Overview: Predicted 3D model of a 508-nucleotide part of an RNA (large-subunit ribosomal RNA, domain I) from Pseudogulbenkiania sp. MAI-1. The coordinates come from a structure-prediction model, not an experiment, and the mean pLDDT is 83. It matches the Rfam family "Bacterial large subunit ribosomal RNA". The RNAcentral record of the full RNA draws on SILVA.

[in-house]
Context: one part of a larger RNA
């Protein structure tokens, strides 16, 4: 130097754990907002910061409940001042405050900032002043009445937010076609307009097949069938059948008959705090017993979690059973008013029953159907019928025959989604995993900006975190002390491997 074996640094792998997550299930919930949302800036504490929470009444106020010994939120001690059985802190309901910015709305504007004006008030403050759109009154032109516009009042009217799922408008490309144009991708992605908690659509001018069915939406099969297709690539129904849920109705006038809505009341459930809740002790080991001997006991309760190791019986729960002063959700039941407005039920009478429309012609779309034999829907654009003795339709088109009644309008469940609350549950995932985030992450940090975007978990049952001596400026160590353990010492469970030393023993 090398090789071996021991003992170490470094390193942080593995093993274990698990406060996040990840997917489901059921059961709420489906919105919030000019009575100022979401989302933020700035403040707010005895005592600096971050987080939380609140708002100049600022970790709070007032009340009504439940609770019952302690308490003045985490990080996080400490020390001070203080608060509670006159009941604090906590929990739940209902109410005050609630700077400034944001639709942001008095005007402006580089958001949290500047600059006003009107009323009240000594004053300090308070309150109002956008804009649309909708009732009302004033006013009022060219032009005489008038309108047009112009002012003011009133409005719990509109605006901005908000994960998917709805509808409609607008609408690609990159693929694929082994190239490429028709076609595909797709009516997909993106954009934009608008709604609900479900949208949408829905009561036959449908289907059917000479038998007949009866709105509509959703599932399964009809079936990759019929068919479309540069007959390539692909696209791809219907009838019927068998499921889930079921529901049908309005209209004008004019007579009559009297309901319901809303609203207050009642009772019953159900949600926002909570109550009660069975039953073990000895002993060995051990730091510690819940393990392991002995001997009970509960059990409508042997889901779980915790506790110095595995605890039905120690705790917190679980089975079960009860519990609201206040608000809300939902049902039952009564009660008020046809005297006005608005919407309607129901009887009778007399009406009405949908024209630039259906249908043609020219361009384009939509239907599985790409122009094709192409019906049938919609419709830029030119045109234009009939009137129930009439009209659509039955896949060019007559004809028979069969059916149904457009050009008006509501309509609940089956269905689709989860930002979101509670519960419970996984042959999910265990810190390179599982969300970018287990941790003060959408942070540090990067970019002018759209926007990219992390790394980081574990001392011990309990801080009992090492008094106190001693080497060093200190850093670290060496004793002493805790503790089972300290080679569990905070740079902390375990502690692989590469790398780097010490000791020995052989080689050289």
């Nucleotide at each position: 130097u090398g090789c071996a074996u021991c003992u170490g640094g470094u390193g942080g792998a593995u093993g274990c754990c698990u406060u996040g997550g990840c997917g489901a299930u059921c059961a709420c919930a489906g919105g919030c907002g000019a009575u100022g949302a979401a989302g933020g800036a700035c403040g707010u504490g005895u005592a600096a910061g971050c987080c939380u929470g609140c708002g100049a009444a600022a970790a709070g106020c007032u009340u009504c409940g439940g609770g019952g010994a302690g308490c003045u939120g985490g990080c996080a001690a400490u020390a001070g001042a203080g608060c509670g059985a006159u009941g604090a802190u906590c929990c739940g309901g209902a109410g005050a405050u609630g700077u400034c910015c944001g639709a942001a709305u008095g005007g402006g504007g580089a958001a949290a900032c500047c600059c006003a004006c009107c009323u009240a008030g000594c004053a300090a403050u308070a309150g109002g002043u956008a804009c649309u759109c909708c009732u009302u009154g004033c006013u009022g032109a060219a032009c005489a009445c008038a309108u047009a516009g112009g002012c003011a009042a009133g409005g719990u009217a509109g605006a901005g937010c908000g994960a998917a799922c709805g509808c409609g408008g607008a609408g690609a490309a990159c693929u694929g076609a082994a190239a490429c144009a028709u076609c595909u991708a797709a009516g997909u992605a993106c954009c934009c307009g608008c709604a609900g908690g479900a949208a949408c659509a829905g009561a036959a001018a449908u289907c059917a097949a000479c038998c007949g069915a009866g709105a509509u939406u959703c599932c399964g099969u009809c079936a990759g069938u019929a068919g479309u297709g540069g007959c390539g690539a692909g696209c791809g129904a219907a009838c019927g059948c068998g499921g889930a849920a079921c529901a049908g109705c309005c209209u004008g006038u004019a007579c009559g008959u009297g309901u319901u809505a809303u609203g207050g009341a009642u009772u019953g459930u159900g949600u926002u705090a909570g109550u009660g809740g069975a039953a073990g002790g000895c002993u060995c080991u051990g730091g510690a017993a819940a393990u392991g001997g002995c001997c009970g006991c509960c059990a409508u309760a042997g889901u779980g979690g915790g506790u110095g190791a595995u605890a039905g019986c120690c705790c917190c729960g679980u089975a079960c059973a009860c519990g609201a002063a206040a608000a809300c959700g939902c049902a039952u039941u009564c009660c008020a008013a046809g005297g006005a407005c608005u919407a309607g039920g129901c009887g009778u009478a007399c009406g009405a029953c949908a024209a630039g429309u259906a249908g043609g012609g020219c361009g384009g779309g939509a239907c599985a159907c790409g122009c094709g034999a192409a019906a049938u829907c919609c419709u830029g654009u030119c045109u234009g019928a009939a009137g129930a003795u009439g009209g659509g339709g039955g896949g060019a088109c007559c004809a028979u025959c069969c059916u149904c009644c457009a050009a008006g309008g509501c309509u609940a469940a089956a269905u689709a989604c989860u930002c979101g609350u509670g519960a419970u549950c996984g042959a999910c995932c265990g810190a390179u995993a599982g969300u970018g985030a287990a941790c003060c992450a959408g942070u540090a940090c990067c970019g002018u900006g759209a926007g990219g975007g992390a790394a980081a978990g574990g001392c011990g049952a309990a801080a009992a975190g090492a008094a106190c001596c001693c080497c060093g400026g200190g850093a670290g160590g060496g004793g002493a002390g805790u503790g089972a353990a300290a080679u569990a010492g905070a740079a902390c469970c375990u502690g692989a491997a590469a790398c780097c030393g010490g000791a020995u023993g052989c080689a050289u």